Model confidence (mean pLDDT): 77 of 100. Predicted 3D model of RNase P RNA and transfer RNA as a complex of 453 nucleotides. Rfam match: Bacterial RNase P class A. Rfam links the family to the GO terms dimeric ribonuclease P complex, tRNA processing and ribonuclease P activity.
RNA sequence: CAGGACGGCCAGGCGAUCGCCGGAGACACACCGGUCUUCGGAGGAAAGUCCGGGCUCCGCCGGGCGCGGUGCUGGGUAAUGCCCAGCGAGGGUAACUUCGGGCAAGCGCAACAGAAAGCAGACCGCCGGAGAUUACUAAUCUUCGGUAAGGGUGAAACGGUGAGGUAAGAGCUCACCGGCCGGCUGGGCGACCAGCCGGGCCAGGCAAGCCCCACCGGGAGCAAAACCGAAUAGGGAGACGCACAGGUGCCCGCCUUUGUCUCCGGGUUGGUUGCUGGACCGGGUCAGUAAUGGCCCGGGUAGAUGAAUGAUCGCCGAAUCUAUGGCCCCGGGCGGCCCUGGAUUCACAGAACCCGGCUUACCGGCUGCCUGUUGA
RNA sequence: GCGCCCAUAGCUCAGUUGGAUAGAGCGUUGGACUACGAAUCCAAAGGCCAGAGGUUCGAAUCCUCUUGGGCGCACCA
Numbered sequence: 001c002a003g004g005a006c007g008g009c010c011a012g013g014c015g016a017u018c019g020c021c022g023g024a025g026a027c028a029c030a031c032c033g034g035u036c037u038u039c040g041g042a043g044g045a046a047a048g049u050c051c052g053g054g055c056u057c058c059g060c061c062g063g064g065c066g067c068g069g070u071g072c073u074g075g076g077u078a079a080u081g082c083c084c085a086g087c088g089a090g091g092g093u094a095a096c097u098u099c100g101g102g103c104a105a106g107c108g109c110a111a112c113a114g115a116a117a118g119c120a121g122a123c124c125g126c127c128g129g130a131g132a133u134u135a136c137u138a139a140u141c142u143u144c145g146g147u148a149a150g151g152g153u154g155a156a157a158c159g160g161u162g163a164g165g166u167a168a169g170a171g172c173u174c175a176c177c178g179g180c181c182g183g184c185u186g187g188g189c190g191a192c193c194a195g196c197c198g199g200g201c202c203a204g205g206c207a208a209g210c211c212c213c214a215c216c217g218g219g220a221g222c223a224a225a226a227c228c229g230a231a232u233a234g235g236g237a238g239a240c241g242c243a244c245a246g247g248u249g250c251c252c253g254c255c256u257u258u259g260u261c262u263c264c265g266g267g268u269u270g271g272u273u274g275c276u277g278g279a280c281c282g283g284g285u286c287a288g289u290a291a292u293g294g295c296c297c298g299g300g301u302a303g304a305u306g307a308a309u310g311a312u313c314g315c316c317g318a319a320u321c322u323a324u325g326g327c328c329c330c331g332g333g334c335g336g337c338c339c340u341g342g343a344u345u346c347a348c349a350g351a352a353c354c355c356g357g358c359u360u361a362c363c364g365g366c367u368g369c370c371u372g373u374u375g376a
Numbered sequence: 377g378c379g380c381c382c383a384u385a386g387c388u389c390a391g392u393u394g395g396a397u398a399g400a401g402c403g404u405u406g407g408a409c410u411a412c413g414a415a416u417c418c419a420a421a422g423g424c425c426a427g428a429g430g431u432u433c434g435a436a437u438c439c440u441c442u443u444g445g446g447c448g449c450a451c452c453a
Base pairs, nucleotide, nucleotide: 001372002371003370004369006368007367008366009365010364012316013315014314015313016312017311018310020041021040022039023038024037025036026035027034043348047359048358050357051356052355053354054353055221056220057219058218062252063251064250065249067217068216069215070214071213072086073085074084075083076082087100088099089098090097091096101212102211106210107209108206109205123151124150125147126146127145128144129143130142131141132140133139159177160176161175162174163173164172178202180199181198182197183196184195185194186193187192225273226272227271228270235264236263237262238261239260240259245256246255247254266452267451268450280299281298282297283296284295285294286293287292317346318345319344320343321342322341323340325338326337327336328335377449378448379447380446381445382444383443386402387401388400389399395433404420405419406418407417408416426442427441428440429439430438
């Protein structure tokens, strides 16, 4: 200097004028409202609403079912489908990155092609017997039996290589390799790794097919809820009804109780709380490979409600382009860097109960890691 | 802000329980019929199944994310 679906941090700054929201203090005031001073006022994603919780309400002595979710091992966390570290299979030169329970528990699917797609199968073939034709050997055809090594079809054809054996072949037998099952030794908390012995020769693919196993989960959600105030029509119709109805997935149990549910119609669309102190933020140190945790010190950082943090000007900063001048390289080229000037631009995008994650969007700067090249 | 549901031809919709050229009606174009037109009949064209990635031999269909559209959510009685 170039490249890399490898990451982390920042997210324009300062000043002036005017305009907003919240807190504190003071003045003034019958009330509404007002004035002054001072402090503070969006994000790394506030987004998508994909997850996990806190919190609120309805349940809940409870039991059963269903449904949903996760899925290698260990650790972290309030918890997770998240994070960290490992293990195994794959990709990459590497940094890194993708995937991860079970197919001898059962059922199911695989179009077309092909003989045949789970314990299958004979299209072309190979071998043997019999018969027929024919110019002798031989060749061709028919039929019976054996065969699955070779060829073909397909995404995939019931282990691979080699040797022996056979009428021809076949794990039929043997050696090695792979895979499966059983046993043992060593290392590791474990997933697993290394090795030895034996066996039968081999029990394909799909579980983001149903399913099985292990673990987790009651439901709804701040428009949840609690309180105050106001107004109208506590109006009408229907269903069920002393065991009906209701009780936040369903059933049983239990509880409440003569009421409950559905539809049409009517009134208010007001105010306060919830609403910001939290598994909080920052610094240092200790433990740990790390995620993270302990201890000490410091901080008090938006709370709107038709929805506040904006507008204008100036300077600085950053990026791109361009002009003059200078320097370096160089045969020319019109390459790189620096100063000054000019022009343009500064992304993605805005809290709405609050946190922890994931995913997506994004101008520019700084920086870590890997590879390549060049120089010292 | 929160919760739920959709996207297939120009339009309205099937197909979604994985099978290989993705369908129907209306519309469009052409032809037949008619003096002309309508109706009717025949034929043809028209689709990256919203977009991207993944599972699989194979995806409109199964899984994940993105984009766009629609519906609902307060109290009194």